This is a predicted complex of two RNAs, RNase P RNA and transfer RNA, with 456 nucleotides together.

RNA sequence: CCAGAAAGCCGGAUAACCGCGGGACGCAAGUCUCGAGGAAAGUCCGGGCUCCGGAGAAACACGGUGCCGGUUAACGGCCGGCGGGGGCGACCCCAGGGACAGUGCCACAGAAAAUAUACCGCCGUCGCAAGACGGUAAGGGUGAAAAGGUGCGGUAAGAGCGCACCGCGCGGCUGGCAACAGGCGCGGCACGGAAAACCCCACCGGGAGCAAGGCCAAAUAGGGAGGGCCAGUCCGUGCGCAAGCACGGGCGGGCGCGUUUUUCAGCCUUUGCUCUCCGGGUUGGCUGCUUGAGGCGGCAGGAGACUGCCGUCCCAGACGAAUGGUUAUCCAUGCCCGCAAGGGCAGGACAAAACCCGGCUUACAGGCUUUCUGGCCUA
RNA sequence: GGGCGGUUAGCUCAGUCGGCUAGAGCGUCACAUUGACAUUGUGAAGGUCAGAGGUUCAAGUCCUCUACCGCCCACCA
Numbered sequence: 001c002c003a004g005a006a007a008g009c010c011g012g013a014u015a016a017c018c019g020c021g022g023g024a025c026g027c028a029a030g031u032c033u034c035g036a037g038g039a040a041a042g043u044c045c046g047g048g049c050u051c052c053g054g055a056g057a058a059a060c061a062c063g064g065u066g067c068c069g070g071u072u073a074a075c076g077g078c079c080g081g082c083g084g085g086g087g088c089g090a091c092c093c094c095a096g097g098g099a100c101a102g103u104g105c106c107a108c109a110g111a112a113a114a115u116a117u118a119c120c121g122c123c124g125u126c127g128c129a130a131g132a133c134g135g136u137a138a139g140g141g142u143g144a145a146a147a148g149g150u151g152c153g154g155u156a157a158g159a160g161c162g163c164a165c166c167g168c169g170c171g172g173c174u175g176g177c178a179a180c181a182g183g184c185g186c187g188g189c190a191c192g193g194a195a196a197a198c199c200c201c202a203c204c205g206g207g208a209g210c211a212a213g214g215c216c217a218a219a220u221a222g223g224g225a226g227g228g229c230c231a232g233u234c235c236g237u238g239c240g241c242a243a244g245c246a247c248g249g250g251c252g253g254g255c256g257c258g259u260u261u262u263u264c265a266g267c268c269u270u271u272g273c274u275c276u277c278c279g280g281g282u283u284g285g286c287u288g289c290u291u292g293a294g295g296c297g298g299c300a301g302g303a304g305a306c307u308g309c310c311g312u313c314c315c316a317g318a319c320g321a322a323u324g325g326u327u328a329u330c331c332a333u334g335c336c337c338g339c340a341a342g343g344g345c346a347g348g349a350c351a352a353a354a355c356c357c358g359g360c361u362u363a364c365a366g367g368c369u370u371u372c373u374g375g376c377c378u379a
Numbered sequence: 380g381g382g383c384g385g386u387u388a389g390c391u392c393a394g395u396c397g398g399c400u401a402g403a404g405c406g407u408c409a410c411a412u413u414g415a416c417a418u419u420g421u422g423a424a425g426g427u428c429a430g431a432g433g434u435u436c437a438a439g440u441c442c443u444c445u446a447c448c449g450c451c452c453a454c455c456a
Base pairs, nucleotide, nucleotide: 001375002374003373004372005371006370007369008368009367010366012330013329014328015327016326017325018324020035021034022033023032024031025030037350041361042360044359045358046357047356048355049209050208051207052206054264055263056262057261058260059259060258062205063204064203065202066201067081068080069079070078071077082096083094084093085092086091097200098199102198103197105193106192119140120139121136122135123134124133125132126131148166149165150164151163152162153161167189168187169186170185171184173182174181175180213287214286215285216284223278224277225276226275227274228273229272232251233250234249235248236247237246238245239244252269253268254267255266280455281454282453294313295312296311297310298309299308300307301306331348333346334345335344336343337342380452381451382450383449384448385447386446389405390404391403392402398436407423408422409421410420411419429445430444431443432442433441
C1' cells in the first nucleotide's frame, strides 16, 4: 500500500432572535430551568406494576424451550466451553435432546425405498439353440437417498467370507463439575432420511393488560331478552297469649382464574345473585406518571457475561399529544465555474417518546477509532 | 397505545397429513351459430402463490423476518 476480519463510537456544531410543552418563583407582567432515540420502530421474548381468584397444592389440557456450565429479577438474552460445518487465515455459521417407545411419510424413476430385493450384467448346471433353474451384489442403470468404505487375500463368479486401516455399535479405563475428548477390549455390521410430521422425554408457564386499575363530577330508562344457581333442618336465648320475628350455634347444601380433584380460611343459605346479548347516557377533571433491576466516575472480585462498595447527578411527562423555525459562521456530501488560490448553487441517513425496564430483530446517507489476518513493495 | 385476523389468475374463493403440469366460478380473447347482436357451444390466454431467508430430496402448505390491508377496545347507571 492492497484485500479482508472483529469490536466500538458519532450520526451535524456554535451563536442570536422568534415560538411550543412541563416545573419553580411571582398579585401580574415576567424571570429561571428542563425538553427524543440508537433504534423511541416491529410488538418477537422476559420482567416490574395493576386487576380478575381469599390463599395454596396436584393432575389433565394448551403453549413454549431444548449440547454443557455459568450469569441474571427473569428470559428463547448474554458469557465461557464442547461438538459439527465453512474459510489459507483473522474469524464466521448451527431450532445442536430422542428415529431400537409408538403411528405415519419418502412423489416420479427404479428390480428393490427399509421385514430388503434381482432389470441388465457375471458365474455354474441343463439344453443344438431360444431359454429354464440356481448362485451373486463386485460392475452398469434409476434416484435426493441403494443396506458400511478402501486395499489385499479368497472364489466357479462373488460376498465382512477372512484380514489390515477407517467408520459404526457395546463395555471398562484415564482426564474433565459437565457436554465431551483420548486410548483399550469386544462385535462382522445389527441401527437410511426426516421430529421447522404427529409424538416421547426433561424443564418452564394461571389469564388479561395503563383503553390495566382507583377517585370525583355531569347525564340517562338501575330498561329489555335469554341462560345458570336455588335445600333446608335442629338446638339455645330474647320478645309475644299465639302465629311468628330477631340474634347466636350445630349438621347439611351452594359459591369461586381453561377443566377436574383437594387443603385451610371466608361468604351465602330465601329473595335475590351471576353470565351473555340488545338498548340508554357521557366524550370532562384528578390519579396511576415517572427516582429507576437509573446515569456517570473510581476502587475491588471474576477469563467473561456480571457483581459488590464509595462518591456524584436528577435527565420529557404530553393527551386535537410539545421537542420547531429563520439568519450567520463552520463541518461533511453532490454539482458547476476556474490552471490554481478560491467562488456559486443545492442541502443533511433511518426515523421520532405515550406506564416503565432487560433483551432480540429490523431500518440507517456518511464518517471516525482500536485490534487482528493474508499478500506485495522498500529499508 | 394494546390485542387479533388476512394476502393464491382482472374479480370472488378452494387447495386435507409437503409430492408430479396449482384449480373452480365470473370476466377477457378467438372460432362456430346469426343478416347483425344477445344467448349457447368449442378452444385458448392469463399466477414471481405479498416479498426475503431457512428446514427438507422436494414448500402455496412448515419456521423466522419484512411490507401492506382489515377488525376489536373507553367510562357511567

Rfam match: Bacterial RNase P class A. Model confidence (mean pLDDT): 80 of 100.